[in-house]
Context: one part of a larger RNA
RNA sequence: GAUGAACGCUGGCGGUGUGCAUAACACAUGCAAGUCGAGCGGUACUGUUUGGGACAGCAAUGUUCCGGGCGGUAUAGCGGCGGACGGGUGAGUAACACGUGGGUAACCUGCCUUUUACACGGGAAUAACGGGGAGAAAUCUCAGCUAAAGCCCGAUAAGCCAGCGGGGACGCAUGUUUCAGCUGGAAAAUAUUCAUAGGUAAAAGAUGGGCCCGCGUCUGAUUAGCUAGUUGGGAGGGUAAAGGCCUACCAAGGCGACGAUCAGUAGCCGGCCUGAGAGGGCAGACGGCCACAUUGGGACUGAGACACGGCCCAAACUCCUACGGGAGGCAGCAGUGGGGAAUAUUGCACAAUGGGGGGAACCCUGAUGCAGCAACACCGCGUAAAGGAUGAAGGUUUUCGGAUUGUAAACUUAUAUCGAUGGGGAAGAAAGAAAUGACGGUACCCAAGUAAGAAGCCCCGGCUAACUACGUGCCAGCAGCCGCGGUAAUACGUAGGGGGCAAGCGUUAUCC
Numbered sequence: 001g002a003u004g005a006a007c008g009c010u011g012g013c014g015g016u017g018u019g020c021a022u023a024a025c026a027c028a029u030g031c032a033a034g035u036c037g038a039g040c041g042g043u044a045c046u047g048u049u050u051g052g053g054a055c056a057g058c059a060a061u062g063u064u065c066c067g068g069g070c071g072g073u074a075u076a077g078c079g080g081c082g083g084a085c086g087g088g089u090g091a092g093u094a095a096c097a098c099g100u101g102g103g104u105a106a107c108c109u110g111c112c113u114u115u116u117a118c119a120c121g122g123g124a125a126u127a128a129c130g131g132g133g134a135g136a137a138a139u140c141u142c143a144g145c146u147a148a149a150g151c152c153c154g155a156u157a158a159g160c161c162a163g164c165g166g167g168g169a170c171g172c173a174u175g176u177u178u179c180a181g182c183u184g185g186a187a188a189a190u191a192u193u194c195a196u197a198g199g200u201a202a203a204a205g206a207u208g209g210g211c212c213c214g215c216g217u218c219u220g221a222u223u224a225g226c227u228a229g230u231u232g233g234g235a236g237g238g239u240a241a242a243g244g245c246c247u248a249c250c251a252a253g254g255c256g257a258c259g260a261u262c263a264g265u266a267g268c269c270g271g272c273c274u275g276a277g278a279g280g281g282c283a284g285a286c287g288g289c290c291a292c293a294u295u296g297g298g299a300c301u302g303a304g305a306c307a308c309g310g311c312c313c314a315a316a317c318u319c320c321u322a323c324g325g326g327a328g329g330c331a332g333c334a335g336u337g338g339g340g341a342a343u344a345u346u347g348c349a350c351a352a353u354g355g356g357g358g359g360a361a362c363c364c365u366g367a368u369g370c371a372g373c374a375a376c377a378c379c380g381c382g383u384a385a386a387g388g389a390u391g392a393a394g395g396u397u398u399u400c401g402g403a404u405u406g407u408a409a410a411c412u413u414a415u416a417u418c419g420a421u422g423g424g425g426a427a428g429a430a431a432g433a434a435a436u437g438a439c440g441g442u443a444c445c446c447a448a449g450u451a452a453g454a455a456g457c458c459c460c461g462g463c464u465a466a467c468u469a470c471g472u473g474c475c476a477g478c479a480g481c482c483g484c485g486g487u488a489a490u491a492c493g494u495a496g497g498g499g500g501c502a503a504g505c506g507u508u509a510u511c512c
Base pairs, nucleotide, nucleotide: 001511002510003509005508006507007506008505009504012381013380014379015378016377017376018374019373020339025337026336027335029334030333031332034081035080036079039078040077042075043074044073045072046071047070048069049068050067051066052065053064054063055062056061088292089291090290098216099215100214101213102212103211104210107209108208112205113204114203115202116201117200118199120154121153122152123151129144131142132141133140134139160185161184162183163182164181166179167178168177169176170175190197191196218264219263220262225255226254227253230252231251232250233249235247236246237245267289268288269287270286271282272281273280274279294315295314296313297312298311317328318327319326320325345371347370348369349368353367354365355364356363357362385413386412387411394405395404396403397402418453421447422446423445424444428439456501457500458499459498460497461482462481463480467496468495469494470493471492477484478483
C1' cells in the first nucleotide's frame, strides 16, 4: 500500500459498488419455463338468429323441452416450438481442461438471410371422450369411438444420396473438384378474417459447436521405474467425423532423470493487488472457457443433452401409507436449521433492456430493472462562519509571582449545506396518434425558519509527531522490537495538556 474481511470503541447524510471465503451440509413454504385455439378433435359456459313440441293466455306474448346456423370466452388432451438459453456452484480435474497460434482433403449446425425447384393421390391408427375393472394413493388396465400441420404407403425428382464404370483440372499422403452417362433410392401440410403465416428438397451465407496439433501451464526423487487395449498393423464395427473409440487376430512394442509413474495441492484465463521495473501474490465482483447438479451408472428424445427445476436403475437420506406400495432432490430467488470470527428481504415490477412462444393482441420471465438490510469498501458533504481580552469562571499545575486550557467560551453580527416542515416536480417512453413508469411524489427546484438535531478513536520512552501531576511500588500491569515497573515511572493506572486520523479510529488475519 491492499482486502468479499472479522473483532473492540464510536457513529450525521448522500452517491456508486460489494455482501456464506466455513458444511458440493440438510432443507419447511412460495415463486424461478412456458406458450400457440391462425395445427386438431372434443368439453363447459355464453351472445345472436332460426325450426318444432308442450303449458299459460282471447290475443300480443311469456315459460320450458328438443334441434339447426353464425359467433364469443375458457381450456384437460393430441400436435408444434421452447424446456441444451438464461440463472447457480467450483466438488472433481495437473488434463488439449484452459491460454495462445494453427489444422479439419476427417465434421455437424434448429431458428435467421439469399437463391433455385416443388407440394399430386391414398391409407391405418391413437389420446381426449363415453363404458367396464383394479388400487388407500400414486397410478394402472380391458374392450369401443374420433381428429390433425401426428404416423404410414404410392407418385413426381431440377438438384441430392448410394453403386458402376469413363473424361478433364488440381493438390496436401489418404485424395479433392468438375463434366456427362447407366442402375437404384429418399420429399412435402396445410390454416385462414384472403392480409398473411407456414411445408419439402438442394445450394450458399451467417451464427453456434465437435475433433486434432505446436507452444505455455503448481509442489515433492525421503515417489525410479511405468504400461496388456498397453504400442503398432491389416480386417470388421461404431460416430456427424479422424482415431484401440470398440471387437477378434497378428507382431512386441510404447513412456521415462529434457522427471515417466505415484503422491499432494488446484477449476483455467482476461484480469486484480503490490512493485521503478523485473518479479511475487490472488483468482471474490464483472467478462470468456470448462466441469458439476444428493452419490454412482445408463440411455431416450432432439438440430443440439447423455439434460439443475426430463426419464430409467442402484445407493444413502427425508416424507406419505390402508404395510401391498408410492413421493422427493434450493450448487435458481427469497427463506430455515446447522457449521462459523463472519456475510442481507420468505420485498416491488415486467415500465426499460434481453429471452421463450404467438401472425398479432398478448402470455411467461426471482434473467433483468429497482427497492430493503449492513460504515463492508471507495468518493463527496456536514457537525458551523466572522468578530470577540477583564486574557471571565472552572479545571490542571506552580518556585504561589504566575503558567496553561484560550479567541476557546460568554457576547455581537451574518449565513442555512445536510436533516426536519410546506409547495412544485421530472428525464428514463421507443414506434403514425393515443395509451403505457416498478423505481417514486424519488431525483431536482422553491419557500419559511432555528446555530439549532450531528465527533469520535488511537497514541504521547526510542524507532515515531506529541509531557506534566498524582496513584502504584518487579505488585498491578504494559509490550511490534529494544524493553518499562523493586518509593519521585514522560513506558503501568487516572487526570490535565499535547500529537495523529476523522464518521470513523484502532487491533487481528493475509499478500506485495
This is a predicted structure of a 512-nucleotide part of an RNA (small-subunit ribosomal RNA, 5' domain) from an uncultured bacterium. The full RNA is in RNAcentral, with records from ENA. The coordinates come from a structure-prediction model, not an experiment, and the mean pLDDT is 85.